[in-house]
Molecule: transfer RNA
Organism: Rhizobiaceae bacterium
RNA sequence: GCUGUCGUAGCUCAGGGGUAGAGCACCUCAUUGGUAAUGAGGAGGUCCGGGGUUCAAAUCCCCGCGACAGCACCA
Numbered sequence: 001g002c003u004g005u006c007g008u009a010g011c012u013c014a015g016g017g018g019u020a021g022a023g024c025a026c027c028u029c030a031u032u033g034g035u036a037a038u039g040a041g042g043a044g045g046u047c048c049g050g051g052g053u054u055c056a057a058a059u060c061c062c063c064g065c066g067a068c069a070g071c072a073c074c075a
Base pairs, nucleotide, nucleotide: 001071002070003069004068005067006066007065010024011023012022013021018055026042027041028040029039030038048064049063050062051061052060
C1' cells in the first nucleotide's frame, strides 16, 4: 500500500430499516443478629466521526478515523 472483519452501557456482547437490549458490574429495597448468596426494583448509551438514500438509519451506500487478520512492497 491492497483486501477482509469489526467499532452499540463501566466490561463482554446481541440487535442487520419502524421509539436501543441481555449478562456481569453499580445504586435502592426485602431477606439476615450481621455479611455473603438469593429475590424485587432502579440508574446508565449524540450506537466511532461526517455526508448520502429513505416518510423513517445503530441497521443500507460513500468518505474518513481506530482495532484485528491476510496479502504485497522497501531496506